[in-house]
Context: one part of a larger RNA
RNA sequence: GGAUGAACGCUAGCGGUGUACCUUAGGUAUGCAAGUCGAGCGGUUGAGUUUCGACUCAACAGCGGCGGACGGGUGAGUAACGCGUAGAAAUCUGCCCGGAAGAGGGGCAUAGCCCCGAGAAAUCGGGGGUAAUUCCCCAUGGAGUCUGAUUUUAUCAGACUAAAGGGCGUAAUUUCCCGCUUCCGGAGGAGUCUGCGUCCUAUCAGCUUGUUGGUGGGGUAACGGCCUACCAAGGCGAUGACGGGUAGCUGGUGUGAGAGCACGACCGGCCACAUAGGCACUGAGACACGGGCCUAACACCUACGGGUGGCAGCAAUCAGGGAUAUUGCGCAAUGGGCGAAAGCCUGACGCAGUGACACCGCGUGGAGGAAGAAGGUGGAAACAUUGUAAACUCCUUUUAACCGGGAAUAUGGUGAAGGUACCGGUUGAAUAAGCACCGGCUAACUACGUGCCAGCAGCAGCGGUAAAACGUAGGGUGCAAGCGUUAUCC
Numbered sequence: 001g002g003a004u005g006a007a008c009g010c011u012a013g014c015g016g017u018g019u020a021c022c023u024u025a026g027g028u029a030u031g032c033a034a035g036u037c038g039a040g041c042g043g044u045u046g047a048g049u050u051u052c053g054a055c056u057c058a059a060c061a062g063c064g065g066c067g068g069a070c071g072g073g074u075g076a077g078u079a080a081c082g083c084g085u086a087g088a089a090a091u092c093u094g095c096c097c098g099g100a101a102g103a104g105g106g107g108c109a110u111a112g113c114c115c116c117g118a119g120a121a122a123u124c125g126g127g128g129g130u131a132a133u134u135c136c137c138c139a140u141g142g143a144g145u146c147u148g149a150u151u152u153u154a155u156c157a158g159a160c161u162a163a164a165g166g167g168c169g170u171a172a173u174u175u176c177c178c179g180c181u182u183c184c185g186g187a188g189g190a191g192u193c194u195g196c197g198u199c200c201u202a203u204c205a206g207c208u209u210g211u212u213g214g215u216g217g218g219g220u221a222a223c224g225g226c227c228u229a230c231c232a233a234g235g236c237g238a239u240g241a242c243g244g245g246u247a248g249c250u251g252g253u254g255u256g257a258g259a260g261c262a263c264g265a266c267c268g269g270c271c272a273c274a275u276a277g278g279c280a281c282u283g284a285g286a287c288a289c290g291g292g293c294c295u296a297a298c299a300c301c302u303a304c305g306g307g308u309g310g311c312a313g314c315a316a317u318c319a320g321g322g323a324u325a326u327u328g329c330g331c332a333a334u335g336g337g338c339g340a341a342a343g344c345c346u347g348a349c350g351c352a353g354u355g356a357c358a359c360c361g362c363g364u365g366g367a368g369g370a371a372g373a374a375g376g377u378g379g380a381a382a383c384a385u386u387g388u389a390a391a392c393u394c395c396u397u398u399u400a401a402c403c404g405g406g407a408a409u410a411u412g413g414u415g416a417a418g419g420u421a422c423c424g425g426u427u428g429a430a431u432a433a434g435c436a437c438c439g440g441c442u443a444a445c446u447a448c449g450u451g452c453c454a455g456c457a458g459c460a461g462c463g464g465u466a467a468a469a470c471g472u473a474g475g476g477u478g479c480a481a482g483c484g485u486u487a488u489c490c
Base pairs, nucleotide, nucleotide: 001490002489003488004487006486007485008484009483010482013362014361015360016359017358018357019355020354021320026318027317028316030315031314032313035066036065037064040063041062043060044059045058046057047056048055049054073273074272075271082198083197084196085195086194087193088192091190092189093188096186097185098184099183100182101181102180104138105137106136107135113128114127115126116125117124118123143161144160145159146158147157148156149155150154165178166177167176199245200244201243206236207235208234211233212232213231214230215229216228217227218226248270249269250268251267252263253262254261255260275296276295277294278293279292298309299308300307301306326352328351329350330349334348335346336345337344338343365395366394367393368392375386376385377384378383400427401426402425403424404423405422409417434479435478436477437476438475440459441458445474446473447472448471449470455462456461
């Protein structure tokens, strides 16, 4: 000198764009943050119509389907194939796309509902009866899997494996739309393995028994000591094993001429975690932040028998701290989930609010004006300086205030922001300057006060009676809505 997720002191007019718990991965009141589908299903309630058969519309708990594995948060752990980069083969893949083939027949349940019962509650038990795109069985097998055979490219034989319906319209049906089943391929996604790279410490020198390898078996979507039985005795290490400390990694960011050094906030990618620890279930995908079970700590309710909870989601709150914001508006846009659609949900997101926290931009007026006014300060009392500065004259209106108009963002409809941005008019220099420094380094000097006191100080050092170094004043220098100080990096 540059830089910062900064803080503190003094000061402060406006706008735009960003950014804001770095500390206790401490505890949390309250609200919201993941639902949706009646065009899968039986029903309940309400309204309407009624030829009393029923029909239509709306809402709803339940069964069923898809989603809750995304999106959002945090950085505790992790020195590791975790990440980065370049590769590899032994894999899976819901929704989406392309292709081939199919959907025939039958059956048992169960929630809701009704009845009864237990309980303070959470919730649970018994009986009856019911539907489906829920579940099961039989059939079929282009295709796939397994086994066997062969002229091991390929073919043949045997065994096994499927399915679900709904809707518009019609007098009715093939058709049509949305789905269903099997297989092949794709796209995107995911799992696995490997080479290389990835902080400090030797005042850590030896480490290892599923350990290293093999065989059989099991397990996985998949290779593999991943697991198990047996066999062998291996494997790693001064090119630093093992141990200890620290740490999420990265694209990048800061600085620097570069090499490098330091860092990893915001934004993008990957990983890990969801009160602590463990476990599996469901599922295409989880060992699952707002799912489940167990153990523990903590907190809450209780009729003392027993229950309930998890903000490292968005706000907010207490605590901690030098320190970090609103219990806001909207789904209008973009994106996501569900749905045939209308649409519903979405603290993702879009906006607004707070903070000079950062960067950028603008303003606080412009021109003229010497009696060089008054006042202040200095003075050798001549004067010098403040100083064209002010007053005064003329001008302008960015900004401001008020009045009026008024968007884009939205391809046909729909605008939270918002009567906002912006535009026009009116008023009037009107609403707007501070902070640090002035001995040297280092741009900027005098007076008074003080008297090794009070104090200053980044370094060396100033102050003990004329202090340009302390304090005040005048003047000056620098930067400017900021200026200084502190902390940290280069």

Predicted 3D model of a 490-nucleotide part of an RNA (small-subunit ribosomal RNA, 5' domain) from an uncultured bacterium. Its mean pLDDT, the model's own confidence on a scale to 100, is 87.